[in-house]
This is a predicted structure of a 532-nucleotide part of an RNA (large-subunit ribosomal RNA, domain I) from Pedobacter sp. N36a. NCBI's taxonomy places the organism under Bacteria, Pseudomonadati, Sphingobacteriia, Sphingobacteriales, Pedobacter. It matches the Rfam family "Bacterial large subunit ribosomal RNA". Rfam links the family to the GO terms ribosome and structural constituent of ribosome.
Context: one part of a larger RNA
């Protein structure tokens, strides 16, 4: 100095464990907000800080309702109270709610500074005290502002792919921006069809990676049609008739023209006005009011059944012997507990508040003939030039939508059926409503997992968006575990010791002693032994 071995420091891997996370189901809820909100400042205790609750009535204050012995959060300590005259603690309604913040009386470098006016305090004041004083608009009211996702529109890239790159793709994606809801958009055929029909939207499977598009390159990519969820359909403008206001004219009786208001009336098998007839019935009701109400619904409440023995530091494992079950789901109790505890199965229980459902109001709705007149959405339809949507990149290019010039008919009308005519079939634009099948969780409540178990799973199991870094946007850790009970080591000794360590003690254990369960390897020792 090396290897063995043995005993140690040293360091935490590794097993085991769960408080928190991950992803779903199903049910709720789908919003708060000038009655000042989300989020935040300062305060608040018999008490230094921190979470947490509350806000000058401040870990709280009333009242109903539940619940029953303890209690004054986190948190153990002192001390001083509370409570069977019912606290504490669950639940439901109210009070009370500093300041900041849309912040709103003006300002302003948020949580501060300073005013106006009506009351009142005061001997006075450059004190207080209470209220009220933002802006737009349609004005006794309403909107701002906030928030996880989905939703509707406006605006819109790039990177990247094309093995470069321009058309092309990424992508109508990301980013902005407006806005609404619990869903939104859409929606009751100017449809799609083909010689047969189907009858509103939306969603899914499927047609189908098909038809088609495409520097015919990468790529992109439908729809009819069939199965399915879900089902609902209706309103105005017009034309008609009244009626009120204003103009205007007038032979003062009126007219005529506008503008509102009711009646009417809403369609393609064209339908309504209009004329004549003729009836009060039929069938709703998504909308509104009232009045009753199943049910449903907080905290909650009752809930079967086991005893003994040995081992142990403890029995729930073991022997023994019982017993419950509509409950052998789980969970915790000093080791596996159906009968210890809490639960579970079943049963029961109302307060707000939801509300099926009936009831009454209200309200909606219908015929037959005639066919001469009138009405049926105008800078629209369509057409040129330019653009975008669709599966369709100008292409033989319809069909929607528009910037721009031009511009019709009026039912013997229009439109459409993928360029254009022609027959033929479908339809009926240029207003507007509309549940339900669908999309999604920022919340809640029960539940589930061939999900993770602490370098995992959320960035966060822990006082984490912290500590820390950055002018700043912004990045962003690390960090669980004594023991069944603290029973957390009374005393004594070494020692300068509130260091650290050895008795004694506790414990089943202390190589469990708080640098605490387990304690791998690197790494550092001491001992013996072997070699050199």
């Nucleotide at each position: 100095a090396g290897c063995a071995c043995a005993c140690a420091g040293g360091g935490g891997a590794u097993g085991c464990c769960u408080u928190g996370g991950c992803u779903c189901u199903c049910a709720g809820a789908g919003g708060c907000g000038a009655u000042g909100a989300a989020g935040g400042a300062c305060g608040u205790g018999a008490u230094a800080a921190g979470c947490u609750g509350c806000g000058a009535u401040a870990a709280g204050c009333u009242u109903c309702g539940g619940g029953u012995a303890u209690u004054a959060g986190c948190a153990a300590a002192u001390a001083u109270g509370a409570a069977u005259u019912a606290a504490u603690c669950c639940g439901g309604a109210g009070a009370u709610u500093u300041c900041c913040g849309a912040a709103u009386g003006g300002g302003g470098a948020a949580a501060c500074c300073u005013a106006g006016c009506u009351a009142g305090u005061u001997g006075a004041a450059g004190a207080c005290u209470a209220g009220u004083u933002g802006u737009a608009c349609a004005a006794u009211g309403u909107a701002c502002g906030c928030a996880a996702a989905c939703c509707u529109g406006c605006c819109g890239a790039a990177c990247u792919g094309a093995a470069a790159c321009a058309u092309c793709u990424a992508a109508g994606u990301a980013a902005g921006c407006a806005g609404a809801g619990g869903a939104a958009g859409a929606g009751a055929a100017a449809a799609u069809a083909a010689u047969a029909a189907u009858g509103a939207u939306u969603u899914c499977c499927u047609a189908a990676g098909u038809a088609g598009u495409g520097g015919c390159g990468a790529g992109c990519g439908a729809a009819a049609g069939g199965g399915a969820a879900a089902g609902a359909g209706c309103c105005c403008a017009a034309a008609c008739c009244a009626g009120u206001u204003a103009u205007g004219u007038u032979a003062c009786g009126g007219c005529a023209u506008a503008u509102c208001u009711g009646g009417g009336g809403u369609u393609g098998u064209a339908g309504g006005a209009c004329u004549a007839c003729g009836a009060u019935a039929u069938g709703g009701c998504a909308u509104u009011a009232g009045u009753u109400a199943a049910a449903u619904g907080a905290a909650g409440u009752g809930g079967a059944a086991c005893a003994g023995g040995a081992u142990g530091g403890g029995a729930a494992g073991c022997c023994u012997g019982g017993c419950a079950a509509u409950a052998u789901a789980g969970a915790g109790u000093g080791a596996g507990a159906g009968c210890c505890u809490c639960g579970u199965a079943c049963a029961c229980g109302u307060a707000a508040g939801u509300a099926a459902g009936a009831c009454u109001a209200g309200u909606c709705u219908a015929g037959u003939a005639g066919u001469a007149u009138c009405c049926u959405g105008a800078g629209u339809a369509c057409c040129g030039c330019g653009a975008g949507g669709u599966c369709g990149g100008a292409g033989a290019c319809g069909c929607c939508u528009u910037g721009u010039g031009g511009g019709a008919a009026u039912c013997u009308g229009c439109c459409g059926g993928c360029a254009c005519c022609a027959u033929c079939c479908g339809g009926u634009a240029a207003g507007g409503c509309u549940a339900a099948a669908u999309a999604c969780u920022c919340c809640u409540g029960a539940g589930a997992g061939a999900c993770c178990g602490a370098u995992a799973g959320u960035g966060a199991a822990c006082c984490a968006g912290u500590a820390c870094c950055g002018u700043g946007a912004g990045g962003g850790a690390a960090a669980g575990g004594u023991g069944a009970a603290a029973a957390g080591a009374a005393c004594c000794c070494c020692g300068a010791a509130c260091a650290g360590g050895g008795g004694a003690g506790u414990g089943a254990a202390a190589u469990a002693g708080a640098a605490c369960c387990u304690g791998a390897a690197a790494c550092u020792g001491u001992g013996u032994g072997c070699u050199u």